[in-house]
RNA sequence: GGGCGAGUAGCUCAGUUGGCUAGAGCAUCCGCCUUACAAGCGGAGGGUCCGGGGUUCGAGUCCCCGCUUGCCCA
Repeated sequence: GGGCGAGUAGCUCAGUUGGCUAGAGCAUCCGCCUUACAAGCGGAGGGUCCGGGGUUCGAGUCCCCGCUUGCCCA
C1' cells in the first nucleotide's frame, strides 16, 4: 500500500425485507427468600447504535468520507 471483517448499555453480544417504544445474558441497585451469605425468584436504573455527511415520509439497518481495531496479501 491492497483485500476482508468488526465497532449497539459497564462487559459479552442479538437486532430479519428500512417501519411504530432499540433488546438479551452477565454486572450494578432495590425487594423477596435465608439466622446470615451465596444461589434462586421478581423488579428498576443504565444507550452520542464509532464520528461526519447523504438518500428517504422514516436509517442501528442503505450510500459516501473519515477514525479505531482484528485477520490475510504485498